[in-house]
RNA sequence: CACUUAUAGAGAAAGACGGAGGGAUUAGACCCAAAGAUGUCUUAGCAACCUGUAAACAUUCAAGGUGCUAAAUUCUAUCCCAAAAUAUUGGGAACAGAUAAGUG
Numbered sequence: 001c002a003c004u005u006a007u008a009g010a011g012a013a014a015g016a017c018g019g020a021g022g023g024a025u026u027a028g029a030c031c032c033a034a035a036g037a038u039g040u041c042u043u044a045g046c047a048a049c050c051u052g053u054a055a056a057c058a059u060u061c062a063a064g065g066u067g068c069u070a071a072a073u074u075c076u077a078u079c080c081c082a083a084a085a086u087a088u089u090g091g092g093a094a095c096a097g098a099u100a101a102g103u104g
Stems, first nucleotide, its partner, number of pairs: 001104007013043005021032003026077004044069003048066003051062002054059001073096001078093006
């Protein structure tokens, strides 16, 4: 880097550095931000996957390896179904992205 599988409406803070935009891309919204955002480091915490553990059936505990700690993957976009009736609401799937494990 590519492929496969699985998961995601819950959860989880501060300090320092730094100094301008950021929330993956595109578009439309909305939100965060010089009362210092995004990001990096340290400590702390959370508990999705792996690991370990108790159970014995989809669960408990731990926090070792990754990961994560604004807002549902911030919301919508493509397709299908249902309801409503003046273009809205709900559900499902797909695309894309993220994380984990495995393979090449």